c-di-AMP riboswitch aptamer (ydaO/yuaA leader) from Nocardioides sp. URHA0020, 163 nucleotides, folded computationally. It was read from a public genome assembly, where an Rfam model found it.
[in-house]
RNA sequence: CGAAUCAGCCGGCCGACGAUCUGAUCUGCACGGGCAGGAGUGGGGGAACCACCUUCGCGGCCACGACCAGUGGUCGCUCGGGGUGAAGCCGCCGAAUUGGCGGCCGGGCACCUUCCUCGCCCGAACCCGACAGCUCACCUCACAGGCGUGGGAAGGAAACCAC
Numbered sequence: 001c002g003a004a005u006c007a008g009c010c011g012g013c014c015g016a017c018g019a020u021c022u023g024a025u026c027u028g029c030a031c032g033g034g035c036a037g038g039a040g041u042g043g044g045g046g047a048a049c050c051a052c053c054u055u056c057g058c059g060g061c062c063a064c065g066a067c068c069a070g071u072g073g074u075c076g077c078u079c080g081g082g083g084u085g086a087a088g089c090c091g092c093c094g095a096a097u098u099g100g101c102g103g104c105c106g107g108g109c110a111c112c113u114u115c116c117u118c119g120c121c122c123g124a125a126c127c128c129g130a131c132a133g134c135u136c137a138c139c140u141c142a143c144a145g146g147c148g149u150g151g152g153a154a155g156g157a158a159a160c161c162a163c
Stems, first nucleotide, its partner, number of pairs: 001145001005039002008035003011031001012029002015026002017023001040143006050133001057077008080131001081128004088104006105123005111156006118150001
């Protein structure tokens, strides 16, 4: 930066205490352990109303069918569509994928908020699998990962020191 935090129980570890055999108890742990219907935070699916109504993809197997067309089920794929995220749009170059340049736009810069077209960076990656608008109830998922400290102004908060 990021939603990615807090707490409980079991187990383990250091110490205290106790014991002579290894725990009744207590304080802790920057413990790669386990459990759970915990709290909190973030996301996905999901009515009515409203909106949309431009649907339809490819391959294999099975069944029905008249051995066609087609229909249903099942397995797989990604070009259509969709999701998390700031990570998008347009134009040009290149034979072209990757890519490069430019413009617009979006995001970040260290306790917090706002301002400075001051300065410096980022604009990735992954997932679903033909399918999903919004959405009460309801269902469900995640709480990771990666880094290391620009400047100025206004306001606020916390801590330390002094009195």
Its Rfam family is "c-di-AMP riboswitch aptamer (ydaO/yuaA leader)". Rfam links the family to the GO terms regulation of gene expression and cyclic-di-AMP binding.